The part of an RNA shown here (large-subunit ribosomal RNA, domain I) has 536 nucleotides and comes from Lacibacter sp. NCBI's taxonomy places the organism under Bacteria, Bacteroidota, Chitinophagales, Chitinophagaceae, Lacibacter. The full RNA is in RNAcentral, with records from ENA. It matches the Rfam family "Bacterial large subunit ribosomal RNA". Rfam links the family to the GO terms structural constituent of ribosome and ribosome.
[in-house]
Context: one part of a larger RNA
């Protein structure tokens, strides 16, 4: 020094294992907040640094239920206490307190802090305290002082409107594409959008919207390149249909005056469509049927009640094994010293339950129907239409119908007007140019119960652990390692050695184990030792 064996040390793979995660699926719930909200800052316990709870009434206060013997959270210690039928710790639901900051709103501010006015008490005084109260902006009301009500902020995702890239790919690149994505703005609601045909079709029909299949990668559309892509029929899912404006009548109010008329304007009445309807004249006059409320039943907190097993052998310890038994509308789960239907917490099934909510059912009652006549009158104007100029639609400006409109022009009035893809005609189907509208549809920040050919600490959230932490950045913002002793701490009394008051050892003692000793389950390799051999 090299090989072998044998023991150790270091290290934390690796098996196990689950406290947390992942992805779902049914229910709920879809808000919160000027009565001060998400968030925090400060404080609050005997002893009190963290985390939680609360909030100067400060791990609690108060009523009603519930519960039954132990309690004073994590937190196993010690203090001092509370309760056991005169019910406590703990749950459940209402309420009471809730400092400051923060939409912050009395004015300011470098958030959690300084300073006011005005009332009223202390109170007589005030460079003083305490209460209450003063922010802006909209809407009604009101001459006006004012009074009254709503907004503001916060919030995953899903929905609507306005605005809106680029990288990319076209194997380069301009049209195009990415894509009306991302990104920004505003807004809303458990949904949001959209909706009752100036639709489809095609000589037959169909009867609002929205979603799914399927038409179909069809028709189309394209530097006819990359690519983009419908619709209708049809089969399902839900299913609900209605109100105004005008004519036309009338109250009032205000004007113009010729003094009974006309024009405006609130308001009430009428009236609402396409086989065209209605005003108007004229005749007739009643019957189905929301929603708010009310009544009944049912859901709906904590939480009861709840079946059935003993022996034997191993063992440290039985649930293992052997034997003989039982339940069972309960053999789902989890615990218990190994693997338990029968031991405990469940479970199946039942029982309780205040309000409030959901849902059924009975009452309730806006609204709401009719038949002739057709002469007048109404039936959505800077409105369709066209013209440039853009945009939407599968359609890139084309032969382009239809949709929207920054500029410009600009009708008809039902014998009207639209659309059926240039346009013309016949022929169809509609009735623009006001409104509203549950269901099937799309999401999940959150509650509950549940599921898994999902993962088990380099895996699953970043995060099983006091993690959005420590730490890093001027900031924006980036952003981690870290999990397991035992059944029970029974966590090593007591001797010794020694480094001091102590680190570490050594007996002893506890356990089944202590090479399980809190650097702890198991404990692999790098790498570092010691013995003993063989060897240079």
């Nucleotide at each position: 020094g090299g090989c072998g064996u044998a023991u150790g040390g270091u290290g934390g793979a690796u098996g196990c294992c689950u406290u947390g995660g992942g992805u779902c699926u049914g229910a709920g719930a879809g808000g919160c907040g000027a009565u001060g909200a998400a968030g925090g800052a400060c404080g609050u316990g005997g002893u009190a640094a963290g985390c939680u709870g609360c909030g100067a009434u400060a791990a609690g206060c108060u009523a009603c239920g519930g519960g039954g013997a132990g309690c004073u959270g994590c937190a196993c210690a010690c203090a001092a206490g509370c309760g056991u039928u005169a019910g406590a710790u703990c749950c459940g639901u209402a309420g009471a307190u809730u400092u400051c900051c923060g939409a912050a709103u009395g004015g300011g501010a470098c958030a959690a802090c300084c300073c006011g006015g005005c009332a009223c008490a202390c109170u007589g005084a005030a460079g003083g305290u305490g209460u209450g109260u003063c922010a802006c902006c909209c809407g009604c009301c009101g001459u006006a002082a004012g009074g009254c009500g709503g907004g503001a902020g916060c919030c995953a995702a899903c929905c609507u409107c306005c605005u809106g890239a680029a990288c990319u790919g076209a194997a380069a690149c301009a049209u195009c594409u990415a894509a009306g994505u991302a990104g920004g703005g505003a807004g809303a609601g458990g949904a949001a959008a959209a909706g009752a045909a100036a639709a489809c079709a095609a000589u037959a029909g169909u009867g609002a919207u929205u979603c799914c299949c399927u038409g179909a990668g069809u028709a189309g559309u394209g530097g006819c390149g990359a690519g983009c892509g419908a619709a209708a029929c049809g089969g399902g899912a839900a299913g609900a249909g209605c109100c105004c404006a005008a004519a036309c009548c009338c109250u009032g109010g205000c004007g113009g005056c010729g003094u009974g008329c006309c024009g405006c304007c609130c308001g009430g009445g009428g009236g609402u469509u396409g086989u065209a309807g209605g005003a108007c004249u004229g005749c007739a006059u009643u019957u189905a049927g929301a929603a708010a409320c009310u009544c009944u039943c049912a859901u709906c907190a904590a939480g009861c009640u709840g079946a059935a097993u003993c022996a034997u052998c191993u063992g440290g310890a039985a649930a293992g094994u052997u034997g003989a038994g039982c339940c069972a509308u309960a053999g789902c789960a989890g615990g218990u010293g190994a693997u338990a239907g029968c031991c405990c917490u469940g479970u199946a099934a039942g029982c309780g339950c205040a309000a409030a909510u959901u849902g059924a059912g009975a009452g309730g009652g806006a609204c709401g129907a009719g038949c002739a006549g057709u002469a007048u009158c109404c039936u959505g104007a800077g409105u369709a239409a066209g013209g440039c100029g853009g945009g939407a639609c599968c359609g890139g400006a084309g032969g382009a119908a239809u949709c929207c409109u920054g500029c410009c022009c600009g009708a008809a009035u039902c014998u009207g007007c639209c659309a059926g893809c240039a346009c013309c005609a016949u022929c169809u189907g509609g009735u623009a140019a006001g409104g509203c509208u549950a269901a099937a549809u799309a999401c999940u920040c959150c509650u509950c119960a549940g599921a898994c050919a999902c993962c088990g600490a380099u895996a699953g959230u970043g995060a099983a652990c006091c993690a959005g932490u420590a730490c890093c950045g001027u900031a924006a913002g980036g952003g981690a390692a870290a999990g397991g002793u035992g059944a029970a701490a029974a966590g090593u009394a007591c001797c010794c050695c020694g480094a001091a008051a102590c680190a570490g050892g050594g007996g002893a003692g506890u356990g089944a184990a202590a090479u399980a000793g809190u650097a702890c389950c198991u404990g692999a390799a790098a790498c570092c030792g010691u013995a003993c051999g063989c060897u240079u």